This is a predicted structure of a 471-nucleotide RNA (Bacterial RNase P class A) from an Acidobacteriota bacterium. It is recorded under the gene name rnpB. The RNAcentral record of the sequence draws on ENA. Rfam family: Bacterial RNase P class A. From the family's description: Ribonuclease P (RNase P) is a ubiquitous endoribonuclease, found in archaea, bacteria and eukarya as well as chloroplasts and mitochondria.
[in-house]
RNA sequence: GCAGUGUGCCGGACGACCGCCGGUGUUCGUCCCGCGGUGCCGGGCGGGGUUCUCCUCGCCGGCAGCGCGGGCGGAGACGGGAGGAAAGUCCGAACUCCAAAGGGCAGUGCGCCGGGUAACGCCCGGUCGGGGUGACUCGAAGGACAGUGGCACAGAAAACAUACCGCCGGCUUUCGCUUCAGGCUCUCGGGCCGCGAGCGGCAGCAGGUAAGGGUGAAAAGGUGCGGUAAGAGCGCACCGCGUCCGCUGUGAGGCGGAUGGCAGGCAAAACCCCGCACGGAGCAAGGCCAAAUAGGGAGGCGCUCGAGGACGGCCCGUCCGAAGCCUCCGGGUAGGCCGCUCGAGCCCGCCAGCAAUGCCGGGCCUAGAGGAAUGGUCGUCACCCCGCCGAGGCGGACUGGAGCGGCGCGCAAGUUGCCGCGAAGGCCGCGGACGCGGGGGACAGAAUUCGGCUUACGGCAGGCUGCAGUG
Numbered sequence: 001g002c003a004g005u006g007u008g009c010c011g012g013a014c015g016a017c018c019g020c021c022g023g024u025g026u027u028c029g030u031c032c033c034g035c036g037g038u039g040c041c042g043g044g045c046g047g048g049g050u051u052c053u054c055c056u057c058g059c060c061g062g063c064a065g066c067g068c069g070g071g072c073g074g075a076g077a078c079g080g081g082a083g084g085a086a087a088g089u090c091c092g093a094a095c096u097c098c099a100a101a102g103g104g105c106a107g108u109g110c111g112c113c114g115g116g117u118a119a120c121g122c123c124c125g126g127u128c129g130g131g132g133u134g135a136c137u138c139g140a141a142g143g144a145c146a147g148u149g150g151c152a153c154a155g156a157a158a159a160c161a162u163a164c165c166g167c168c169g170g171c172u173u174u175c176g177c178u179u180c181a182g183g184c185u186c187u188c189g190g191g192c193c194g195c196g197a198g199c200g201g202c203a204g205c206a207g208g209u210a211a212g213g214g215u216g217a218a219a220a221g222g223u224g225c226g227g228u229a230a231g232a233g234c235g236c237a238c239c240g241c242g243u244c245c246g247c248u249g250u251g252a253g254g255c256g257g258a259u260g261g262c263a264g265g266c267a268a269a270a271c272c273c274c275g276c277a278c279g280g281a282g283c284a285a286g287g288c289c290a291a292a293u294a295g296g297g298a299g300g301c302g303c304u305c306g307a308g309g310a311c312g313g314c315c316c317g318u319c320c321g322a323a324g325c326c327u328c329c330g331g332g333u334a335g336g337c338c339g340c341u342c343g344a345g346c347c348c349g350c351c352a353g354c355a356a357u358g359c360c361g362g363g364c365c366u367a368g369a370g371g372a373a374u375g376g377u378c379g380u381c382a383c384c385c386c387g388c389c390g391a392g393g394c395g396g397a398c399u400g401g402a403g404c405g406g407c408g409c410g411c412a413a414g415u416u417g418c419c420g421c422g423a424a425g426g427c428c429g430c431g432g433a434c435g436c437g438g439g440g441g442a443c444a445g446a447a448u449u450c451g452g453c454u455u456a457c458g459g460c461a462g463g464c465u466g467c468a469g470u471g
Base pairs, nucleotide, nucleotide: 001467002466003465004464005463007461008460009459010458012381013380014379015378016377017376018375020081021080023078024077026075027074028073029072030071032070033069034068035067036066038064039063040062041061044059045058046057047056048055049054083443087454088453090452091451092450093449094448095282096281097280098279107278108277109276110275111274112126113125114124115123116122127141128139129138130137131136142273143272147271148270150266151265164213165212166209167208168207170205171204172203174201175200176199177198178197179196182193183192184191185190221239222238223237224236225235226234240262241260242259243258244257245256246255247254248253286338287337288336289335296329297328298327299326300325301324308320309319310318311317345364346363347362348361349360351358352357383440384439385438386437387436388435393430394429395428396427398426399425403421404420405419406418407417408416409414
């Protein structure tokens, strides 16, 4: 330098102006509501004094303005206002309600070891196995001799093993060759037939074998030597595997030794078996206050001897009026309030621990909300990208020649001849400091709250590994 691997951190800063949403004070308005007291007015009812007309007290009603509290609206002040993933809603919890004596069945999830944690399917550290040259990484990592079932196509056979080709020996038939007992013939050189024996070929029969070929994702240990008719753990050595023992480790395991010629493929993310865990629903959980209207319950009054209503209140009066009306209680709805944010909280430091994490000490309070606020513009700075300028630096086989050395000529001096080395500078190239100009800023939005995982996204830093180059 290139390629890679794993870890940690950040998610712009400051200022001005304009907005949005809660909170706490202040202040103004209000034909809003409730309570308290004051004044005035009006008649009526009741009591007392007086005796008629008047006075006084209480109750009822109206008007005016005052004080307190609340609602609504406005102004202004102070203070606060999203994330590392607020996301997916995949795990684990808190909290709330419902269910529940105890136990079991069913169902679901998890499954190497040790540790962490409130808990977890999460995290840390290890073991074993797979991948990678390596840093590192991946693993749903109990049981396939408890049982049931499955393994397409191909292949003989897909699992209580088997035998297609092949290899091997035996027997039978037949053919060929060699040899030959014997026989026939002869022109006496020979020729022909030929039992038997041996060798070889085709075919068949009953066997041996699993080394080789072939099929397949997968074929009953692997390699080598011996052995054999051919072969084979048939024998042996090493590796693998099973069993036993020893040492070691908290443990999963590791190392070593002895022994057995050797179990039987894959798949349990097929059913299943073993071990462990698990009741359900979710803040629209759940609780409190509580209109109008319509049901429910109780009491009272009334049904023509008139309850009740209208004429602003009361009496009288007028009108309407018929089986209902009034009061209280209870459940529920609209609406309001709580739950609601101080919590397995955040930050800093020390200590323990390889680490995850934990103890202790100090400091801090940081949205609580209703379908939903947390934003915009400008300026300065920081960061990243692009362009321009081009300093120091580095390289050059180009140029340049200060200077130095050797040889020649000279007795020497040497402004001398030749050759070699060669500084500064110039030119070219690489590179890019400082500066100038332009551009850019991702993924994404809390809704009861935490701990994780996963997914999305912009950057920064240092660690480690491999390869190449230089010193």